RNAcentral holds the sequence, with entries from ENA. A computed fold for a 396-nucleotide RNA from Sphingomonas canadensis, annotated as Bacterial RNase P class A. The source organism's lineage runs through Bacteria, Pseudomonadati, Sphingomonadales, Sphingomonadaceae and Sphingomonas. Its Rfam family is "Bacterial RNase P class A". Rfam's curators write: Ribonuclease P (RNase P) is a ubiquitous endoribonuclease, found in archaea, bacteria and eukarya as well as chloroplasts and mitochondria. The family's RNA type in Rfam is ribozyme. A source record names the gene rnpB. The model forms 95% of the base pairs in the Rfam consensus.
RNA sequence: CCAGAGGGCCGGGCGGCCGCGGGUGCCUUCGGGUGCGCGAGGAAAGUCCGGGCUCCACGGAACGACGGUGGCGGGUAACGCCCGCCGGCCCCCGCUCAGGCGGGGGUUAGGGAAAGUGCCACAGAGAGCAGACCGCCCACUGCCCCGGCGCAAGCCGGGGUGAGGGCAAGGGUGAAAGGGUGCGGCAAGAGCGCACCGCGCGACCGGCAACGGAAGCGGCACGGCAAACCCCACCGGGAGCAAGACCGAAUAGGGGCGGCAUAUGGGCCUGUUCCGGCUCGUCGCCCGGGUUGGUUGCUUGAGGCGGCGCGUGAGCGCCGUCCUAGAGGAAUGGCCGCCCAUCCCCCGGUGCAAGCCGGGGGUGGACAGAACCCGGCUUACAGGCCCUCUGGCGUU
Repeated sequence: CCAGAGGGCCGGGCGGCCGCGGGUGCCUUCGGGUGCGCGAGGAAAGUCCGGGCUCCACGGAACGACGGUGGCGGGUAACGCCCGCCGGCCCCCGCUCAGGCGGGGGUUAGGGAAAGUGCCACAGAGAGCAGACCGCCCACUGCCCCGGCGCAAGCCGGGGUGAGGGCAAGGGUGAAAGGGUGCGGCAAGAGCGCACCGCGCGACCGGCAACGGAAGCGGCACGGCAAACCCCACCGGGAGCAAGACCGAAUAGGGGCGGCAUAUGGGCCUGUUCCGGCUCGUCGCCCGGGUUGGUUGCUUGAGGCGGCGCGUGAGCGCCGUCCUAGAGGAAUGGCCGCCCAUCCCCCGGUGCAAGCCGGGGGUGGACAGAACCCGGCUUACAGGCCCUCUGGCGUU
C1' cells in the first nucleotide's frame, strides 16, 4: 500500500431570506405585533418479545384447558434479550505410539425416543421386537450313483444334487440395514469365543452447575425424527393513551317543583266516516346524563455525558454535570450562494495496459418522518471515518 473479518462512530457542513409547531420576555386598540431559545432517528419502521402507566375483571388453593419457554451460571425492572461457560457438529494449525491428543475459530431451539401413538418418501428381499435378491454351505430331512456287509429289511463308507434346510461374512438398495479390526472357530458363517478399539451401566473423584475424569461390570442391548402428537419442568388474567380523568354550548333531549291553560279538544295510527288504541301545551326555577369542543394524561426518565472504582464480560456502584420535540388531521419545510464526498464527461502529461497526476464542466446526499414512555430483537441503509486482527506485496 492492497484485500478480507470483527467492533465502534458519523450519515452532509457554513451563511442569507421566507415560513411552520411549542416555550418564554416585552408591548397591545386584545385582533395581534416583536425579541430570544428549542424543534425527528439509528433505525422514529415491522408491531415480534419484555416492562412501566391506566381502566376492567378477580376470595384462597389445587387440578384441567389454551398459549409460550427449554444445557448451566450470571446480568437485568423484566424478557424468547445480553454476557460467560458446558456439550454436539464443522474448519484450520501443531504433535503423534496413527487409535487420537492439544490449541484457535465458526455454528448450534441443546429437556425427554428403555411411557405411549405416529412417520421414515424413492430404491430395496427387508425400514423396526427386520429381512434373504445375488451369494456361501450340505452339518440336518430327502433323492440319485458307487463300494462293502447282510437271506432280507436295512446298515456303514464315499461321491453328487439342492427339493428341503442352514448362514448373515461378501455383493447390491438406501439418508439410515441390529458395532469395527484381527485371531480362533465352523459344513458355511456369526460376539459364537478371545484381544484391542468403540458402546452401555457406573462405585468414587473434581466442579455452584451444565458437565468432565474414572476403578470396575456388561457381548452389545437401546436406529432416526418431539420447529409430529405427546410426556416433564417453569411462566402467563383481559384490553390498551382512540387507556383513563376533569370541565362542559344550545333554538337538541331527560327528570323534578311551581304558575297559567284544559280534554265534548289537539296530534298520530289509512285519503274520508264510525269504532278502538297511544299521546299531550306553555312559562319560570332547579337537577343529572351527555355529543361537538376544551383541559389533562404529556414527557425528568430502569435518562444523557464525564471521571473514579469493581467485574473476564454483559453490567453494577459512587461523585460531578446537563435538560434535549411534545404536535394531534397532526409542526420540524422551501429558495439561493460557497464548500466537501459520490458518480459521469472532456482536455493535457505519463504508462504496454489497468490506472495515476493536473485542469475544466455537469450531477448532487442513502434508508427513511416521532404520536404515552422505556429495554430488546428483526428488517432497510449511498457514502465516509476510527480501532483491532488475518493474509499478500514492496522498502529499510